Record summary:
This is a predicted structure of a 91-nucleotide RNA (Glycine riboswitch aptamer) from uncultured Amylibacter sp. NCBI's taxonomy places the organism under Bacteria, Pseudomonadati, Pseudomonadota, Rhodobacterales, Amylibacter. It was read from a public genome assembly, where an Rfam model found it.
RNA sequence: GAACUGUUCGCGGGAGAGUGUAGCGACAAAUUCGUUACCGCCGAAGGUGAAAUACCCAAAAUCUCUCAGGCAAAAGGACCGUGAACUGUAA
Numbered sequence: 001g002a003a004c005u006g007u008u009c010g011c012g013g014g015a016g017a018g019u020g021u022a023g024c025g026a027c028a029a030a031u032u033c034g035u036u037a038c039c040g041c042c043g044a045a046g047g048u049g050a051a052a053u054a055c056c057c058a059a060a061a062u063c064u065c066u067c068a069g070g071c072a073a074a075a076g077g078a079c080c081g082u083g084a085a086c087u088g089u090a091a
Base pairs, nucleotide, nucleotide: 003089004088006086007085008084009083010082011081012080013079018039020038021037022036023035024034025033026032040071041070042069046067047065049063053058
């Protein structure tokens, strides 16, 4: 000591699908809030399967399932960009 890999953190961006129906409770009351059941949906936390690659082992997609999660807003959010710290490779 350029450049690159990985991890963590900060900042910016970031989709889909129900403000469904019924019961119960809270509240002075409600078209409010919570909770339970049922029905209908979504695919981008996580997880299952699994293509490519590899062909023994492995590997694992924005594909698949919908277990978990989610279906006004907020929050969350794969992933993308960017900054910092650390780590590794090392011209």